Predicted 3D model of a 701-nucleotide part of an RNA (large-subunit ribosomal RNA, domain II) from Parcubacteria group bacterium ADurb.Bin247.
[in-house]
Context: one part of a larger RNA
């Protein structure tokens, strides 16, 4: 890891409920005895006792009452082993049955205190066991190569009045110093299923000392010991190890075995030292009783969305008002400019603003449909939601963000689309068909099905099933609109573009052309007190304007399709690919076809109703249904014991292995081998009654 065995809602007592059976002549026997048999047993007998049969009171005690109490008042707690109908009989009555109540046995659900479904702490407490490790003491032994260093201290010489210095020599002191043994473990490498549960190489640090080291011995569990790290106390230590309490406790975490059928949740409110936990309620199931429901018509109340300024506020513009006298100017009246309050006018704004105001939605009665809805009892599970759409808060109108409402799917729902993809779009799997027809999506090839029709668009590989802004732009299409135009438009070419005048003013200088002011006037077909260019200032080019030439449309403006740039990302160019250009792209419009477990055929099963039929626990037919997690309900299968029955078996029983074949399943049944001695039917009863998970246990491999 596999394989096999084992391995989790149980018992006793009490309550409830629901089925049944007994009772209503109260019920029920225990110990022991007897008897039948050997068993975890049954029968009888035993009525000792219990429980009920009468209750209130603290109690004496009274008693269908009795306690309070002054009370006969009020009040507390009592006052059913019946009571009803119906039937029969020789019937003032007895027996039977039936139904209600009552007791009570046995099966089922479920709670309550108990180990309560099973397995798991870390700990706490209580008794002993450990200093053969390791820590400190005792007692008594032992060890420590070799070198170096040269205090004290004394002698000798010299100096010196002496203390005492000096230089010489003897001497052998230290928690002296290199450095083995020995003790230790400092950096590093090695090893890390090791040579080892701490090692092994190099290196290192005391090595005469607070050295180190045999042997006895002594101190322990809230206690030792501790040159103090909570170190150490036997690979265990912020409280050792073991045995008991004990199956501690765990609102946590794994895990909890055979099948079928019927229904089917929730992730919400409210209170919780509550928030990943319970209780009630709200949602599901059932079992009885019982007709309230949905849709539609009508009829209501409403102040939401929108609207909307009539109010409350809020803000913008203009006319006008009132008060101030802030700035300016003035001498002063005033005049400009403000600030404030009010009127009108015009145009806004509001969740906490309304002169108004809907669509849902609510509530009523009525028709129309027929159990969906109520009410009571049992029994749950649920209290972590997720996404989408729509209304809204919060947040930055950020988030696969949060919080509420409403609906959907997902949770608990497969199948077809969406390349792939709980929550999107379509549509709801009882079963069985190599049968039809759609849905949503599609139809060039992977890959079913149109290289289908029609009538435009795009040229950007734009696009082809997510999304992509502000700007920009003679891209291209389409629709309007204005002007100007054969009396010549628009572009182009050729020509003119003069004059007063170099307008005033400024200015060094201002001659269209630095700046300010003004912006006439004349000749003309036209020409501006000058569009840009240019000079120091003139000068010069050029434009507006004019004429001729040519010749037929030219300028703008608005709306609107559809492309361009704007465009930067992290495995791989990439619409899921190949590839597509009068598309296989995009816009409109038409017909065919693909295409799901949808719906139809065509057969089968069940569930529920209803209606029929007497082989009634069935059978036929209609109708209507059969996805399902928590979880409720109902029907079964196997297993091992016991009782009775009725049987099989050495002419081969259970088992084990193969085959066949029945059943909707749990499984049943018949036979080859093998096995060698016990099994089975039928009706009961009882449970140590079903295995794939629990880092399960235990064996095997």
């Nucleotide at each position: 890891g596999c394989c096999a065995a084992c391995g989790a809602g149980u018992g006793a007592c009490u309550g409830u409920u629901a089925g049944u059976c007994c009772u209503u002549u109260g019920u029920c026997u225990a110990a022991u005895c007897u008897c039948g048999u050997u068993a975890c047993c049954g029968a009888g007998a035993g009525g000792a006792g219990g429980c009920a049969c009468a209750g209130c009171g603290a109690a004496a005690g009274c008693g269908a009452g009795u306690c309070u109490u002054a009370a006969u008042a009020g009040g507390g707690c009592g006052u059913a082993u019946a009571g009803u109908u119906u039937u029969g009989c020789a019937g003032u009555g007895c027996a039977a049955a039936a139904c209600u109540g009552a007791g009570g046995g046995c099966u089922g659900g479920c709670a309550g205190a108990c180990g309560a479904c099973c397995c798991g702490a870390a700990g706490c407490c209580a008794g002993g066991u450990g200093a053969g490790c390791u820590u400190g003491c005792c007692a008594u032994g032992g060890c420590c190569a070799g070198g170096u260093u040269g205090a004290a201290u004394u002698c000798c010489a010299c100096u010196g009045a002496a203390a005492a210095g000096u230089g010489g020599a003897a001497g052998g002191a230290g928690g002296a110093c290199c450095g083995a043994a020995c003790c230790c473990g400092u950096a590093g490498a090695u090893c890390g299923u090791g040579c080892a549960a701490u090692a092994u190489c190099u290196u290192g640090g005391g090595a005469u000392g607070a050295g180190c080291u045999g042997u006895g011995g002594u101190a322990a569990g809230g206690a030792g010991u501790g040159a103090a790290a909570a170190g150490c106390u036997a690979a265990u230590c912020g409280a050792a190890c073991u045995u008991g309490g004990u199956a501690a406790u765990a609102g946590c975490u794994g895990g909890u075995u055979c099948u079928c059928c019927c229904c089917g949740a929730a992730a919400u409110a409210g209170c919780u030292u509550u928030a990943g936990g319970g209780c009630u309620a709200g949602c599901g199931u059932u079992u009885u009783c019982a007709u309230a429901u949905a849709u539609u018509a009508u009829g209501g109340g409403g102040g939401u969305a929108g609207a909307g300024c009539a109010c409350u506020g809020a803000a913008u513009g203009g006319a006008u008002u009132u008060u101030c006298g802030u700035a300016g100017g003035g001498a002063a009246a005033c005049c400009u400019a403000g600030a404030c309050u009010g009127u009108c006018c015009a145009a806004u704004c509001a969740a906490a603003c309304u002169u108004c105001g809907a669509a849902u939605a609510c509530c009523a009665u009525a028709a129309u449909u027929g159990u969906a809805a109520g009410a009571a009892g049992g029994c749950a599970g649920u209290c972590a939601g997720a996404c989408c759409g729509u209304g809204g808060g919060g947040g930055c109108u950020a988030a696969g963000c949060u919080c509420c409402a409403u609906g959907g799917u997902c949770a608990a729902a497969a199948g077809g689309g969406a390349a792939a993809c709980a929550g999107c779009c379509c549509a709801g799997a009882u079963c069985u068909u190599c049968a039809u027809c759609u849905a949503a999506g599609g139809u060039c090839c992977c890959u079913a099905a149109a290289u289908u029709c029609a009538a435009g668009c795009u040229a950007a590989g734009u696009g082809c099933a997510a999304g992509u802004a502000a700007g920009g732009a003679g891209g291209u299409g389409a629709a309007g609109c204005u002007u100007c135009u054969u009396u010549g438009a628009u572009a182009g070419u050729u020509a003119g573009g003069a004059a007063g005048u170099u307008a005033g003013c400024u200015u060094a200088g201002a001659a269209g052309c630095a700046g300010c002011u003004a912006u006439c006037c004349u000749u003309u077909a036209a020409a501006a007190a000058g569009u840009g260019c240019g000079u120091a200032a003139c000068a010069g080019c050029u434009u507006a304007c004019u004429a001729a030439c040519u010749a037929a449309g030219a300028a703008g403006u608005u709306u609107u399709g559809u492309g361009c740039c704007g465009a930067a990302g992290a495995u791989u160019u990439c619409c899921g690919g190949g590839g597509c250009u009068a598309a296989a792209g995009c816009u409109u419009g038409a017909u065919a076809c693909c295409g799901a477990a949808g719906a139809u055929a065509a057969g089968a099963a069940u569930u529920a109703u209803u209606a029929c039929u007497u082989u009634u626990a069935a059978g036929u037919a209609a109708u209507a249904g059969u996805g399902g997690u928590a979880g409720g309900g109902g029907a079964g299968c196997a297993u091992c014991c016991c009782u009775c029955u009725u049987u099989c078996g050495u002419u081969g029983a259970a088992g084990g292995u193969g085959a066949g074949u029945c059943g909707u399943g749990a499984g049943g049944c018949u036979u080859g081998c093998u096995g060698g001695a016990g099994g089975a039917u039928g009706a009961g009863g009882g449970a140590g009654a079903g295995a794939g998970a629990a880092u399960g246990u235990u064996g095997g491999c």

The coordinates come from a structure-prediction model, not an experiment, and the mean pLDDT is 80.